The RNA shown here (nadA riboswitch) has 62 nucleotides and comes from Edaphobacter sp. It matches the Rfam family "nadA riboswitch". It is annotated as a small RNA. The sequence was found by an Rfam model in a public genome assembly. Taxonomically the source falls in Edaphobacter (Bacteria, Pseudomonadati, Acidobacteriota, Terriglobales). The model forms 100% of the base pairs in the Rfam consensus.

RNA sequence: GGUUGCAACAUCCCCGCGAGCUGGGUUUCGGAGAUCUUCGAAACAGCGAGUUCGCUGCAGCC
Numbered sequence: 001g002g003u004u005g006c007a008a009c010a011u012c013c014c015c016g017c018g019a020g021c022u023g024g025g026u027u028u029c030g031g032a033g034a035u036c037u038u039c040g041a042a043a044c045a046g047c048g049a050g051u052u053c054g055c056u057g058c059a060g061c062c
Stems, first nucleotide, its partner, number of pairs: 001062007013048001014046001016055007023047001025044009
C1' cells in the first nucleotide's frame, strides 16, 4: 500500500469523525377540509432507523 472484518478508546449500556441520500420526530408558517385530520414550505436535534462515500483507529490476510 491492497483487501476482509470491526469500533477497543466513551463518567451504566449503545454511540470513532465528516459529508450526502431515503424515511421518521419536534417547532413555526401557509393552503384545504372542519377542531384534528390532511397537503406544502422552512427551521431544529445523541433521530438508540436504514444506506452511500471519504477519513481515523483496532484485528486478520496478501